[in-house]
RNA sequence: GUUCGAUUAGUCAAGCGGUCAAGAUACCACCUUUUCACGGUGGGGGCGGGAGUUCGAUUCUCCCAUCGAACA
Numbered sequence: 001g002u003u004c005g006a007u008u009a010g011u012c013a014a015g016c017g018g019u020c021a022a023g024a025u026a027c028c029a030c031c032u033u034u035u036c037a038c039g040g041u042g043g044g045g046g047c048g049g050g051a052g053u054u055c056g057a058u059u060c061u062c063c064c065a066u067c068g069a070a071c072a
C1' cells in the first nucleotide's frame, strides 16, 4: 500500500429495517447473616464520528477513526 473483518454499558456479549436494545459479570441500595462471603429483590449506565437511502437505521450504503488478519 491492497483486500477482508470488527467497533453496542467498566468488561464480555445477543441483536439481519418497526421490540421497552436481551443476557452475563461488575457497581449501588435493600433483605438475609454476629460480620464478611454466598444467596435474594430492586436500581443506574450503552449502539465509535459524520453523511446518505428510507415513512422509519444498532441493522443497508459511503467516508473518517481505532483495532485485528491475510497478501505485498
Base pairs, nucleotide, nucleotide: 001071002070003069004068005067006066007065010025011024012023018055027043028042029041030040031039048064049063050062051061052060